[in-house]
Molecule: c-di-GMP-I riboswitch aptamer
Organism: Geobacteraceae bacterium
RNA sequence: UUUUCGAACAGGUAAACUCAGGGUAACCUGGGGUCACAAAGCUGCGGGUCCUGAAAUUACUCAGGAUAGCCGGGUUAUCGAA
Numbered sequence: 001u002u003u004u005c006g007a008a009c010a011g012g013u014a015a016a017c018u019c020a021g022g023g024u025a026a027c028c029u030g031g032g033g034u035c036a037c038a039a040a041g042c043u044g045c046g047g048g049u050c051c052u053g054a055a056a057u058u059a060c061u062c063a064g065g066a067u068a069g070c071c072g073g074g075u076u077a078u079c080g081a082a
Stems, first nucleotide, its partner, number of pairs: 005080002012037002017032006035069001041075003045072003048067007
């Protein structure tokens, strides 16, 4: 120095809920709020889940979208005990 790992220190983010706004919706943005998080930074590549539409007729399918705090992958990064 790097990888793995995750004690401490310094920090970081912000669940539910709520107010305002956007969207048919899932959901997103900003303010408040702090459940939790060592990547809960970023990324829709794979799977899952959710929404919309069509077909279909009781089961599947196709198209578009959402979710990164569902899991995995990719990528970047603070600190330095065992």